[in-house]
Context: one part of a larger RNA
RNA sequence: GGUAUGCGGUGGAUGCCUUGGCGCUAGUAGGCGAUGAAGGACGUGGUAUAACUGCGAAAAGCUUCGGUGAGUCGUUAAACAGACUGUGACCCGGAGAUGUCCGAAUGGGGAAACCCACCUCGUAUGAGGUACCCGAAAGGGGGCAAACCUGGGGAACUGAAACAUCUUAGUACCCAGAGGAAGAGAAAUCAAUUGAGAUUCCCUGAGUAGCGGUGAGCGAAACGGGAAUAGCCUAAACCAGAUGAGCAUGCUCAGCUGGGGUUGUAGGGCGUGAGUCAUAGGACCAAAGUUAGUAGCUGAACCGAGUUGGGAAGCUCGGCCAAAGAGGGUGAUAGCCCCGUAAGCGAAACUGAUAAUGGCCUUAUCACGUACCUGAGUACAACGGAACACGUGUAAUUCUGUUGGAAUCUGGGAGGACCACCUUCCAAGGCUAAAUACUCACUAGCGACCGAUAGCGAACCAGUACCGUGAGGGAAAGGCGAAAAGAACUCCGAUGAGGAGAGUGCAAUAGAUCCUGAAACCGUGUAUCU
Numbered sequence: 001g002g003u004a005u006g007c008g009g010u011g012g013a014u015g016c017c018u019u020g021g022c023g024c025u026a027g028u029a030g031g032c033g034a035u036g037a038a039g040g041a042c043g044u045g046g047u048a049u050a051a052c053u054g055c056g057a058a059a060a061g062c063u064u065c066g067g068u069g070a071g072u073c074g075u076u077a078a079a080c081a082g083a084c085u086g087u088g089a090c091c092c093g094g095a096g097a098u099g100u101c102c103g104a105a106u107g108g109g110g111a112a113a114c115c116c117a118c119c120u121c122g123u124a125u126g127a128g129g130u131a132c133c134c135g136a137a138a139g140g141g142g143g144c145a146a147a148c149c150u151g152g153g154g155a156a157c158u159g160a161a162a163c164a165u166c167u168u169a170g171u172a173c174c175c176a177g178a179g180g181a182a183g184a185g186a187a188a189u190c191a192a193u194u195g196a197g198a199u200u201c202c203c204u205g206a207g208u209a210g211c212g213g214u215g216a217g218c219g220a221a222a223c224g225g226g227a228a229u230a231g232c233c234u235a236a237a238c239c240a241g242a243u244g245a246g247c248a249u250g251c252u253c254a255g256c257u258g259g260g261g262u263u264g265u266a267g268g269g270c271g272u273g274a275g276u277c278a279u280a281g282g283a284c285c286a287a288a289g290u291u292a293g294u295a296g297c298u299g300a301a302c303c304g305a306g307u308u309g310g311g312a313a314g315c316u317c318g319g320c321c322a323a324a325g326a327g328g329g330u331g332a333u334a335g336c337c338c339c340g341u342a343a344g345c346g347a348a349a350c351u352g353a354u355a356a357u358g359g360c361c362u363u364a365u366c367a368c369g370u371a372c373c374u375g376a377g378u379a380c381a382a383c384g385g386a387a388c389a390c391g392u393g394u395a396a397u398u399c400u401g402u403u404g405g406a407a408u409c410u411g412g413g414a415g416g417a418c419c420a421c422c423u424u425c426c427a428a429g430g431c432u433a434a435a436u437a438c439u440c441a442c443u444a445g446c447g448a449c450c451g452a453u454a455g456c457g458a459a460c461c462a463g464u465a466c467c468g469u470g471a472g473g474g475a476a477a478g479g480c481g482a483a484a485a486g487a488a489c490u491c492c493g494a495u496g497a498g499g500a501g502a503g504u505g506c507a508a509u510a511g512a513u514c515c516u517g518a519a520a521c522c523g524u525g526u527a528u529c530u
Base pairs, nucleotide, nucleotide: 001529002528003527004526005525006524007523008522009521015515016479017478020450021449022447023446024445025444026443027442028441029439030438031144032143039102040101041100042056043055044054046080047079050076051075052074062096063095064094065093066092067091071084072083073082107116108115109114117130118129119128120127121126132141133140134139148179149177150176151175152174153173159166163213189196190195200227201226202225203224210218211217231431232430233429234375238259239258240257241256243254244253245252246251247250264409266374267373268372269370270369271368272367273366274365280362281361282360284359285358286357289354290353291352292351293350294349296345297344298343302318304317305316306315307314319336320335321325327339328338329337380404381403382402383401384400385399386398387397390416411426412425413424414423415422466473467472486514489501490500491499492498
């Protein structure tokens, strides 16, 4: 030095565990903010108060109303001191008070948490006011927030095996805005000679019809089956009123207010004639009551025996409850030890839902005549674009930048160029619940989800330490024991580190670098080979 083996060191794999995550279900909530938010800075404790948590100069808290019922003065974190508490503390919940400074930040400024003002009131160290935009005023807006939604803008990599039309994609991203949903929505719709009857969503139709350097690819609709259902208001004609203007001084015009009226088998107005006053409805307001939430409460059955053990919940024997044998804890595996569970019960205060009832609002026609009205720089056309599954194409339909520019019910649009016939509908004003989308958050629960290199980046004081001028990037790090019983005392040593005894403990090769403790790697004893 090699090999084998024993014993150690180092190291932290593995096993077991789980405080944390991940995914989902049901319900709730779907907002907060000038009454100053979200987020912060600085303070705040009897102690040396560093950090977290709470709170705000009234500062781990104040008042009050409920719950609970014996201890309490949050955590790392023990101790001392001092207090509070059956006149009900601490704790839990409802409602209030206080709430420094920054921050939309709003008196002016500013390098956030700072600097400097003015006015009014007041005895006052104080209180209040003073930004900008909209609005006559009252009042409103502004900023923040996870996704969902609508609108305005809008890529490229990529694919086409290159690439330009095309695709990626109206995606990512930016901006504006809203709501608990948003958007859409009561036919100028479909259909096809039978008819349907607002919108939305799902299934199907269907990878069909189509579009397409007819490449890559893109890709409907109606019908049918379901979910959910809800319909309305205006403009105009006509009538009336007050106001203003003009003048022929009782007319005209203008906008305003009220009535009227709202549709396509056309409807309405006006004139004449006939008829009706009751019923029905509401998406608006209030609300008895009911119900739910925000604290809680009751809640069965072995202080069973023996046995192993450090310890019984294990094993043996015996008993009991069960509308409760879900789950967790307790010195190993407990229906009957503890918390709970099943089943019941509960609110002074605040909040939600629903709602008897009340209020308020809406709600009547028919016949004949008349030809007054029925949304105009609109429809439509041309040119240039865009959206429609549809790339200009035979290109209908929808939107509109430019230029033109109708009809008026004997009217007009559509039925995929266009025309006729036929059918169907009535644009150029508006509102509308539900079925649908999403989950920052709360409550309850679930998992052939993870178990510390996994699972969120984060089980641990993590968006921390650290890196970067900055935008931004971004870790590592869990486990003694049932209980600290965390090793009094002695010895070696430097009044060390570390160790040897002693003691605790079932165990200390469980000793704080602490469960288990693999391998690499390092040592050492023994055997053997050279």
Large-subunit ribosomal RNA, domain I from a Deltaproteobacteria bacterium, 530 nucleotides, folded computationally.